RNA sequence: AUCUUGAUGGAGAGUUUGAUCCUGGCUCAGGACGAACGCUGGCGGCGUGCCUAACACAUGCAAGUCGAACGGAACUCAACCGGUGGCAACACCGGGGAAAGUUUAGUGGCGAACGGGUGAGUAACACGUGAGCAACCUACCCCGAAGACUGGGAUAAUACCGGGAAACUGGUACUAAUACCGGAUACCUUCAUCAUCUCGCAUGAUUUGGUGAAGAAAUGUUUUUUCGCUUUGGGAUGGGCUCGCGGCCUAUCAGUUUGUUGGUAAGGUAACGGCUUACCAAGACUAUGACGGGUAGCUGGUCUGAGAGGACGAGCAGCCACACUGGGACUGAGACACGGCCCAGACUCCUACGGGAGGCAGCAGUGGGGAAUCUUGCGCAAUGGGCGAAAGCCUGACGCAGCAACGCCGCGUGGAGGAUGAAUGCCCUCGGGUUGUAAACUCCUUUUAGCAGGAACGAAAUUGACGGUACCUGCAGAAAAAGCUCCGGCUAACUACGUGCCAGCAGCCGCGGUGAUACGUAGGGAGCAAGCGUUGUCCGGAUUUAUUGGGCGUAAAGAGCUCGUAGGCGGCUUAGUAAGUCGGAUGUUAAAACUUCAGGCUCAACCUGGAGAUGCCGUUCGAUACUGCUAUGGCUAGAGUCUGGUAGGGGACCAUGGAAUUCCUGGUGUAGCGGUGAAAUGCGUUAAUAUCAGGAGGAACACCGAUAGCGAAGGCAGUGGUCUAGGCCAGAACUGACGCUGAGGAGCGAAAGCGUGGGGAGCAAACAGGAUUAGAUACCCUGGUAGUCCACGCCGUAAACGGUGGGCACUAGGUGUGGGAUCUUAUCGACGGAUUCUGUACCGAAGCUAACGCAUUAAGUGCCCCGCCUGGGGAGUACGGUCGCAAGGCUAAAACUCAAAGGAAUUGACGGGGGCCCGCACAAGCGGCGGAGCAUGUGGCUUAAUUCGAUGCAACGCGAAGAACCUUACCUGGGUUUGACAUGUAGAGAAAAGCUGUAGAGAUACAGUGUCCUUCGGGGCUCUGCACAGGUGGUGCAUGGCUGUCGUCAGCUCGUGUCGUGAGAUGUUGGGUUAAGUCCCGCAACGAGCGCAACCCUCGUCCUAUGUUACCAGCGGGUUAUGCCGGGGACUCAUAGGAGACUGCCGAGGUUAACUCGGAGGAAGGUGGGGAUGACGUCAAGUCAUCAUGCCCCUUAUGUCCAGGGCUGCACACAUGCUACAAUGGCCGGUACAACGGGUUGCCAAUCCGCAAGGAGGAGCGAAUCCCUAAAGCCGGUCUAAGUUCGGAUCGCAGUCUGCAACUCGACUGCGUGAAGUCGGAGUCGCUAGUAAUCCCGGAUCAGCAAUGCCGGGGUGAAUACGUUCCCGGGCCUUGUACACACCGCCCGUCACGUCACGAAAGUUGGCAAUACCCGAAGCCGGUGGCCCAACCUGUAAAGGAGGGAGCCGUCUAAGGUGGGGUCAGCGAUUGGGACGAAGUCGUAACAAGGUAGCCGUACCGGAAGGUGCGGCUGGAUCACCUCCUUU
Repeated sequence: AUCUUGAUGGAGAGUUUGAUCCUGGCUCAGGACGAACGCUGGCGGCGUGCCUAACACAUGCAAGUCGAACGGAACUCAACCGGUGGCAACACCGGGGAAAGUUUAGUGGCGAACGGGUGAGUAACACGUGAGCAACCUACCCCGAAGACUGGGAUAAUACCGGGAAACUGGUACUAAUACCGGAUACCUUCAUCAUCUCGCAUGAUUUGGUGAAGAAAUGUUUUUUCGCUUUGGGAUGGGCUCGCGGCCUAUCAGUUUGUUGGUAAGGUAACGGCUUACCAAGACUAUGACGGGUAGCUGGUCUGAGAGGACGAGCAGCCACACUGGGACUGAGACACGGCCCAGACUCCUACGGGAGGCAGCAGUGGGGAAUCUUGCGCAAUGGGCGAAAGCCUGACGCAGCAACGCCGCGUGGAGGAUGAAUGCCCUCGGGUUGUAAACUCCUUUUAGCAGGAACGAAAUUGACGGUACCUGCAGAAAAAGCUCCGGCUAACUACGUGCCAGCAGCCGCGGUGAUACGUAGGGAGCAAGCGUUGUCCGGAUUUAUUGGGCGUAAAGAGCUCGUAGGCGGCUUAGUAAGUCGGAUGUUAAAACUUCAGGCUCAACCUGGAGAUGCCGUUCGAUACUGCUAUGGCUAGAGUCUGGUAGGGGACCAUGGAAUUCCUGGUGUAGCGGUGAAAUGCGUUAAUAUCAGGAGGAACACCGAUAGCGAAGGCAGUGGUCUAGGCCAGAACUGACGCUGAGGAGCGAAAGCGUGGGGAGCAAACAGGAUUAGAUACCCUGGUAGUCCACGCCGUAAACGGUGGGCACUAGGUGUGGGAUCUUAUCGACGGAUUCUGUACCGAAGCUAACGCAUUAAGUGCCCCGCCUGGGGAGUACGGUCGCAAGGCUAAAACUCAAAGGAAUUGACGGGGGCCCGCACAAGCGGCGGAGCAUGUGGCUUAAUUCGAUGCAACGCGAAGAACCUUACCUGGGUUUGACAUGUAGAGAAAAGCUGUAGAGAUACAGUGUCCUUCGGGGCUCUGCACAGGUGGUGCAUGGCUGUCGUCAGCUCGUGUCGUGAGAUGUUGGGUUAAGUCCCGCAACGAGCGCAACCCUCGUCCUAUGUUACCAGCGGGUUAUGCCGGGGACUCAUAGGAGACUGCCGAGGUUAACUCGGAGGAAGGUGGGGAUGACGUCAAGUCAUCAUGCCCCUUAUGUCCAGGGCUGCACACAUGCUACAAUGGCCGGUACAACGGGUUGCCAAUCCGCAAGGAGGAGCGAAUCCCUAAAGCCGGUCUAAGUUCGGAUCGCAGUCUGCAACUCGACUGCGUGAAGUCGGAGUCGCUAGUAAUCCCGGAUCAGCAAUGCCGGGGUGAAUACGUUCCCGGGCCUUGUACACACCGCCCGUCACGUCACGAAAGUUGGCAAUACCCGAAGCCGGUGGCCCAACCUGUAAAGGAGGGAGCCGUCUAAGGUGGGGUCAGCGAUUGGGACGAAGUCGUAACAAGGUAGCCGUACCGGAAGGUGCGGCUGGAUCACCUCCUUU
């Protein structure tokens, strides 16, 4: 390295954006639980069950036992005695009883220190682990040695007498012991001392021998065999003490300590020791975190995790601590004692008020607390414990049972068949689908539950609570047994109805405003299942604290810079050592648990046995590469010193120079100066500004000057001098690792600011005035004080930035530039060239990066050290500490709130950004509008109604190409209800329509008249019902269709390829050119599509064909005259088809291009003019009232019919027009020339009448035939500058026409009347050639007409365009962006209102730990002990002695009291900011050059955002210039 086998083994998703990549938080899917809650609930096995109040406890039980230690007592009773009965045996009664038995209060022994509970305290040698005790104890038990001789005095019980309510207790008298005491003995033990053996790291331990002193006992008990007793050695067990190491948070706790640290001596303890006391010394602990605060029993282990880790410490097991709270000792082998004692305190209970009693954190149980946790059970049968010689007794330990789905495990609620795919339900496109083999139905089975019978193991013999239980057998019958959650995505599972931003849901994103798979219900489906969901907590996912395994240029994050302490890390080499490191062996790592292999309960859970593993720690043997240590070994490449050069705005102090500003003096000189976008304030006739000369004073140093230099950073610039620091180069003489980094610490540190004293020219916060403005606490202007300057002292912060900590090493180059050195041109020198060291700047390879970018000056590759980050806001804020004179700095949270905040890049959109280009966009022109009167439309107002819609451009002579009725949708009034209109169906009927009359405003009603077709089925008609009709009612923001607009602008896209992680880019950009993304060239693009252009229509020239109704040149005829006629096919014209124009030709420019310019020819020349034609899309643009249409609404009305009215209303405003204001004109007369169109309910000729509108009339014409049919112009006359012979409104009178009807409300005519208006403010519109202007004509609608409108037609017929600076709109490229609903965007702060949490606050309340003093219980210890005392001694006795005790005194000391402080917490009038909240108020600060570029620090000011000054930064757009680089 490969192969094989086995074991083990790590998954992500949603959410920031228009989209993308990244950073980053939030959320979800998993597992677990001593759980709780909601809905539901069949069985069994095994476990588990107060996590809160170490809160308080009624009642019962939880520790007794031994009569074989003792004296009694009680009871039973033998022997025995008496009596009665009986012949007797004998029976009964009474006595008796140190014969015996039973029970036992007391003395005595052992036990009660175990077992059981709880986790309050404890951060500690408490626990865990490993060692040590030569510094210790150990009842009962085991092994060994020796012994038990002789005496004594009491006392309970008991009896009697008392006290007390009780608890309890006093006195007198008696008595026993394995109770107590004296003496003897001493193998032995202890102590003292002498000698001695062996050993230990030291103190020391140990063996043997001698001397001296001291020290025992129960010969008791028992059917005579035990059990006991005493001394002593050893063991075992249990304990005590000491030490190493290990395991919480907090530095917003930094200093702590006086028995404190050590010594000497003494005391004390089982034992070492300040454990205690006296004296002596002044130490001891601490940044490797002392001291303090908070929290917490520790561990085996448990949960999770791939692991490393993280969290936890229920049950079981080991240790510790506690037992109402605090203190204390007694007894004992062992306690400072859970069910013992004393004292104090709190609480509860009893009481006769005098006193007493109590302690469930034992088992049950009660109350309380709480979201929440069980029976006042059975038994000692088993296991274990205490006592006993034993029987045995005791045992809420324990064994069992009960309750609870609280957990784990197992089982069941049936199985097979069964389609016309029944019925019901739900959906439906009405066809069907689904529920669904599901059910019914047929045939089976019987686990579990039920009933009945039998029946264990657990016990070795007696003994079984469990328990007539497990288990076995039989019986009947599918019988008794299914729910919960979810169904928008994540996440498996969809429809209907209801609701209508309501009700509600929600773990995150988010649903709900009339079609909700997201709410509620139903049907259906998905998942799990006796459970299912929810909530809470822990781990995981989260590599989101990163050791494994993260980062810091711009996302959060490099300290402003340097020096340097501790610490961390460290060059080459030699020897030693073996601390780290590595390996072997061994001890330990309790059991249980875990893993694994087996076994036992029917399986499993569970249980039993074997094996494995157990980091760490101890002992021992080895290894020596690396690190360490020693030799203060050696070396010179790191570092430093030295010598010689060298550049420099490096620093401090002193001196000095000229220019300029200002001021002062004097001269000249005269009315302004100054300032701005424009002005004003201001200065000036007391002479300014300007100018000349002189003087004063302060501050700053033009040119040189530079991507140049120096410094650690801040920063540093006239010149000279003095002092001084560092760098670089060369040499290689010296030292010999002396180095790097650097927590704390120290020093330096722009500007502003502060203190003291100077100085003060200019500038200039604040302030004042003037402007601007809606306002202007600003920007602009005029002034102006602190300050800016100097000295000394503070402050200590900046966008203190390369937003990039320091050091070392390595990894392509190129180009400039600053400072040195070397080589080279034969030598020297200047320039040049090459090499090299060291700075500085740009480009760029690999590599890195989320991208932008960085790239030997790294953000590349590595090592070492330090600092810092962990979602946004709250907040660099509060509190605390500390520094400061202050301003403030440093350190630095939490509650609460959001699901984002953010970085880079992309596509758009936007900019009071830029470049290029276009357009009647501006400019140049012509004519208008805005002023007047009128017309029309709109707003507004009015109204019974003034129907509705259209509303910047892109509504407003728009829908409407025609409102008197109708239209008509509106209003008032009157009618009607299957309807004015359609279809179907059931039934009925004989009429219906029409005509006439009556009533009525009419609709309508009534009367009369009237009488259809047929194939005889019926059709048509009417009536009555049912379905339905109807709606110009709503929603154009539910829609189709149609339309407007940007815009006839030149754009909009796709396929493949390439580039980019990606959104996307490229193509489509660039250089030219065009009307054009038109074309050419170039190019990682090559092609293509929709648009552009062309193809279509029309006008302009020519040709061909045809020639009526058009035409008439030539020929003929005719007329006063006329293509009138014959004829013609030339011309015009019409119709149809062609030609022609393509930058084709020439020249110039241009890239030999596209193309542009000029020219020729041509009717036309560069798209020839005009039209039709409108890409992808935008505006929720317009239209539900053209039409269509979903949903909603009305249904004797929002439908429908009728009459009248209204849409025409009028203080006003706007829009679009017409007519004018006049002489380029008006009027009068004469006279000439069109085209498009229209015409039978029609156009209407000639002729006549009327002043005229018009009337009469009737020819012609369904039309190239007839009719409608011109005006400006031209000729002549008149008017003569005026409100006119201009202008025609308004009004009066009289008429005409249409029509059922002209009152509201028609048009026209005549006569009369004769208004405003004399060319129009700000502003604004159209038009580039047959155009504008001007002049008439026609048409649609239409009975008529409000038409001056609209759509067309021809006649006459201009001016101007230098040009693209500016306004508007658009296109392309580029740039900035915090916008993407896209600038009508986003967004900041005050104020007002509401809610929430927090800070401050006079104070107030409480807790905790200390401290000083007072008081001082019980008790140990000490002293005393005049009072008391049986044992021993003396003594006949009395008495004395020894010894002991009560009492008293003292030290210590709990609780308590007082005082001043510390610390923590609660409340607190008021107050401060913060967060959030619906469409509140004021402004507009920021994002674009955000309209004054923004931001940082600081100071002042202001309603507020903020403004201004000073210094700094680019994270500023734009233009110009300079420098550098790249390519050719």
This is a predicted structure of a 1528-nucleotide RNA (small-subunit ribosomal RNA) from an Actinomycetota bacterium. The coordinates come from a structure-prediction model, not an experiment, and the mean pLDDT is 83. The sequence was found in a public genome assembly.